Predicted 3D model of a 72-nucleotide RNA (transfer RNA) from a Bacteroidia bacterium. NCBI's taxonomy places the organism under Bacteria, Pseudomonadati, Bacteroidota, Bacteroidia. Rfam family: tRNA. About the family: Transfer RNA (tRNA) molecules are approximately 80 nucleotides in length. Rfam links the family to the GO term triplet codon-amino acid adaptor activity. By type it is a transfer RNA.
RNA sequence: GGAACUGAAGCUUUACUGGUAAAGCGCCCGGUUGAACCCCGGGAGAUGAUGGUUCAAAUCCGUCCGGUUCCA
Repeated sequence: GGAACUGAAGCUUUACUGGUAAAGCGCCCGGUUGAACCCCGGGAGAUGAUGGUUCAAAUCCGUCCGGUUCCA
């Protein structure tokens, strides 16, 4: 320098061929307990960035950024 794959709550994953983002663990609050764990109830938290296509984009397309791998 070139190419391929990849990027979603703190982590691991769901989202069926485009239809309005879900769960487990973790975190916070309350209940429970002599106290804690467990358990029960509730809550906060995310699509790498920017454009395009579309009635509608995590999903399709372009560019950029990060990561991994390969070639030179």